[in-house]
Context: one part of a larger RNA
RNA sequence: CGUUGAUACCUGAGGGAAGUUGCUCAUUGUACGAGAGGAUCCGAGUGAACAAACCUCUGGUCUACCAGUUGUCCCGCCCGGGGCAUCGCUGGGUAGCUAAGUUUGGACGGGAUAAGCACUGAAAGCAUCUAAGUGCGAAGCCUCUCCCAAGAUUAGGUAUCGUAGAUUCGUGGAAGAUGACCACGUGAUAGGCUCUAGGUGUAAGCGCGGCAACGCGUUAAGCCAAGGAGUACUAAUAAAUCAU
Numbered sequence: 001c002g003u004u005g006a007u008a009c010c011u012g013a014g015g016g017a018a019g020u021u022g023c024u025c026a027u028u029g030u031a032c033g034a035g036a037g038g039a040u041c042c043g044a045g046u047g048a049a050c051a052a053a054c055c056u057c058u059g060g061u062c063u064a065c066c067a068g069u070u071g072u073c074c075c076g077c078c079c080g081g082g083g084c085a086u087c088g089c090u091g092g093g094u095a096g097c098u099a100a101g102u103u104u105g106g107a108c109g110g111g112a113u114a115a116g117c118a119c120u121g122a123a124a125g126c127a128u129c130u131a132a133g134u135g136c137g138a139a140g141c142c143u144c145u146c147c148c149a150a151g152a153u154u155a156g157g158u159a160u161c162g163u164a165g166a167u168u169c170g171u172g173g174a175a176g177a178u179g180a181c182c183a184c185g186u187g188a189u190a191g192g193c194u195c196u197a198g199g200u201g202u203a204a205g206c207g208c209g210g211c212a213a214c215g216c217g218u219u220a221a222g223c224c225a226a227g228g229a230g231u232a233c234u235a236a237u238a239a240a241u242c243a244u
Base pairs, nucleotide, nucleotide: 001151005161006160007159008158009157010156014148015147016146017145020048021047022046023045024044025043032037050105051104052103053102054101058099059098060097061096065092066091067090068089069088070085071084072083073082074081075080109143110142111141116136117135118134119133165242166241167240168239169185170184171183172182173181189235190234191233192231193230194229195228196227198224199223200222205218206217207216208215209214
């Protein structure tokens, strides 16, 4: 831009993905075989590699969380803190992301066939799977499963509304380079606040004990990011544009 109003939900022409396989048990030490050995078919279980989704568990990371600690500079000094040193180093770690973690998948079935096996059956009184006709038969083909999909210009269908609707703008997002997509714009969209999950691990100050380093008590304290819930306090005001 088209599909000749808009919104929502569909159909599926067509395209893509997937398609793997081992071992064990049972059948069965059976059939077979002198023995040695040793099955088919049907069934059950457990793996490998591969793929997808996810983060409950196990872990990793977590430079906006907590603690410990070294050197040095600063806050006049002590105490307590701040800056820099790879995030200074070290020990942990929420959300998120993630694999080595968890869950799931390859199925079942249908159709037409290949090699092959057959039925009926002449040419050719017989025979013959083939010439007419008919059946079975593969991890393969077409379906079945999952995904995309009406620019499928053959531009589809259904429902509703028809002056509808859409956008700019704003608050944001498990969406994202930007567009786009999604939620919201007077309501829980984001921030703040409260409560809470969770992390760290018992703050500062004061008191007590010790010559002191330090220990103990107050104190499972203090602090806390991205988690959850609640709450309009703050910001989503106002307005414009397109469409007709």